Overview: Transfer RNA from a Patescibacteria group bacterium, 72 nucleotides, folded computationally. The coordinates come from a structure-prediction model, not an experiment, and the mean pLDDT is 81. Rfam family: tRNA.

[in-house]
RNA sequence: GCGUCCUUAGCUCAGUGGUAGAGCGUUACUUUGACAUAGUAAAGGCCGCAGGUUCGAUCCCUGCAGGACGCA
Numbered sequence: 001g002c003g004u005c006c007u008u009a010g011c012u013c014a015g016u017g018g019u020a021g022a023g024c025g026u027u028a029c030u031u032u033g034a035c036a037u038a039g040u041a042a043a044g045g046c047c048g049c050a051g052g053u054u055c056g057a058u059c060c061c062u063g064c065a066g067g068a069c070g071c072a
Base pairs, nucleotide, nucleotide: 001071002070003069004068005067006066007065010024011023012022013021018055026042027041028040029039030038048064049063050062051061052060
C1' cells in the first nucleotide's frame, strides 16, 4: 500500500428497514440471627463519528476514526 471482518448497556453478545434485547454485573425490596443462594422491581443506550438513500436507518451506500486478520 491492497483486501476481508468487527465497533450496540459497566462487561460478553443478540437484533439485518418500522422509535433496541438477553446473560453477567449495579441499586432497592422480600427471604436469613447474619452471609450466600433464590425471587421481585428499577436504573443504565439518541447503536463509533459525519454525510447520503428512504415516508422511515442499529440495519442499505460513501467517507473518516479505532481494532483484528490476511496478502505484498

The organism belongs to Bacteria candidate phyla, within Bacteria.